RNAcentral holds the sequence, with entries from ENA. Predicted 3D model of a 72-nucleotide RNA (transfer RNA) from a Microcaldota archaeon. Its Rfam family is "tRNA". It is annotated as a transfer RNA. From the family's description: Transfer RNA (tRNA) molecules are approximately 80 nucleotides in length. Lineage of the source: Archaea > Nanobdellati > Microcaldota.
RNA sequence: GGGCCUGUGGUCCAACGGUUAAGAUAUCAGCCUUACACGCUGAGGAUCGGAGUUCGACUCUCCGCGGGCCCA
Numbered sequence: 001g002g003g004c005c006u007g008u009g010g011u012c013c014a015a016c017g018g019u020u021a022a023g024a025u026a027u028c029a030g031c032c033u034u035a036c037a038c039g040c041u042g043a044g045g046a047u048c049g050g051a052g053u054u055c056g057a058c059u060c061u062c063c064g065c066g067g068g069c070c071c072a
Base pairs, nucleotide, nucleotide: 001071002070003069004068005067006066007065010025011024012023018055027043028042029041030040031039048064049063050062051061052060
C1' cells in the first nucleotide's frame, strides 16, 4: 500500500427497515441474615463520527476513525 471482517451500557451479546434498543454479568439501593455470601425486588447506564437512500435506519450505501485477519 491492497483485500476481507468488525464497531451497541463497565464487560459479553441480541434486535425482518417499524413496540419504550432485549438479555446475561457487573455496579448501586432496599429486603433477607447477628454479619458476610447466596437469594428476592428495584434503579441507573449503550447504537464510533459525518453524509446519503427511505414515510421510517442499530440495520442498507458512501466517506472518515478505531480494532482484527490475510497479501505485498